[in-house]
Molecule: c-di-GMP-I riboswitch aptamer
Organism: Gammaproteobacteria bacterium
RNA sequence: CGCGUGUAAGGGCAAACCCGUCGAAAGGCGGGGACGCAAAGCUACCGGUCUUCGGGCUUGAGCCCAUGAUAGCGGGGUUGCCAGU
Numbered sequence: 001c002g003c004g005u006g007u008a009a010g011g012g013c014a015a016a017c018c019c020g021u022c023g024a025a026a027g028g029c030g031g032g033g034a035c036g037c038a039a040a041g042c043u044a045c046c047g048g049u050c051u052u053c054g055g056g057c058u059u060g061a062g063c064c065c066a067u068g069a070u071a072g073c074g075g076g077g078u079u080g081c082c083a084g085u
Stems, first nucleotide, its partner, number of pairs: 002085002005083002012037002017032006035072001041078003045075003048070003054065004
């Protein structure tokens, strides 16, 4: 430098749940906590899913729409540690 194979070691991340906080909500962030993860690093480009402050329809009840969210739903793009070879 190439490959991308993931058994050991080192190191990394952190689901549910609890507390605080932001948000209309979904959910985010911080602390605790570990179900798991070899990209559970980054990115809403494609599909999916969740939510509906607001907007549209509607006699009511309700229905529809992301511009919101999810990268730990899948795919794509992009960067990369250690071990191995």